[in-house]
A computed fold for an 83-nucleotide RNA from Robertmurraya korlensis, annotated as c-di-GMP-I riboswitch aptamer. It was read from a public genome assembly, where an Rfam model found it. Of the family's consensus pairs, 100% are formed in the model. Its Rfam family is "c-di-GMP-I riboswitch aptamer". About the family: GEMM was predicted in a large-scale screen for bacterial structured RNA regulatory elements. Taxonomically the source falls in Robertmurraya (Bacteria, Bacillati, Bacilli, Caryophanales).

RNA sequence: AUGUGAUAAAGGCAAACCUAUUGAAAAGUAGGGACGCAAAACUACGGGCCUAAAGCACAAGCUAUGGUAGCCGAGUCGCCGAA
Numbered sequence: 001a002u003g004u005g006a007u008a009a010a011g012g013c014a015a016a017c018c019u020a021u022u023g024a025a026a027a028g029u030a031g032g033g034a035c036g037c038a039a040a041a042c043u044a045c046g047g048g049c050c051u052a053a054a055g056c057a058c059a060a061g062c063u064a065u066g067g068u069a070g071c072c073g074a075g076u077c078g079c080c081g082a083a
Base pairs, nucleotide, nucleotide: 004081005080012037013036017032018031019030020029021028022027035070041076042075043074045073046072047071048068049067050066055062056061
């Protein structure tokens, strides 16, 4: 350096749920809390999934310009180390 991820070590993140708050919602943020995670770090670029305020529709409903990186792919950056 490449490959790789241990019942190692140092440190890290934090699902559900609860409280506050923002939002039409999905969901976000902060605090508590730990189901898990070796990229559970960053980017909505491709696919998927969630929501449907506005718009369209007589209505049922459709629709992302709103989300999700802890669904997958891709890109960027990166800690530690045994066999």